[in-house]
This is a predicted structure of an 85-nucleotide RNA (c-di-GMP-I riboswitch aptamer) from uncultured Paenisporosarcina sp.

RNA sequence: GACAAAGGCAAACCUGAUGAAAGUCAGCGACGCAAAGCUACAGGGGCUUAUUGUAUUAACACACAAUUGCUAGCCAGCUGCCGAA
Numbered sequence: 001g002a003c004a005a006a007g008g009c010a011a012a013c014c015u016g017a018u019g020a021a022a023g024u025c026a027g028c029g030a031c032g033c034a035a036a037g038c039u040a041c042a043g044g045g046g047c048u049u050a051u052u053g054u055a056u057u058a059a060c061a062c063a064c065a066a067u068u069g070c071u072a073g074c075c076a077g078c079u080g081c082c083g084a085a
Base pairs, nucleotide, nucleotide: 001082008033009032014027015026016025017024018023031073037078038077039076043075044074045071046070047069051066052065053064054063
């Protein structure tokens, strides 16, 4: 799900913590969500680049690649609560 009831989660902003960053956690707060519950090396996508390599520079900076971390509120997979006709 029934123009229903019960119960639930909590975006952005702001504050604090953490991290190189993306982000995460807590508080505040509701934009939304019928799976916004769980799953992130071994399905796809997205974000990040401390570190390493290459190129470049006097140095800083910066670009690309590897690599790292993240995202389940991008898709996906798995599981599942309440309730009429």
The RNAcentral record of the sequence draws on MGnify. The organism belongs to Paenisporosarcina, within Bacteria.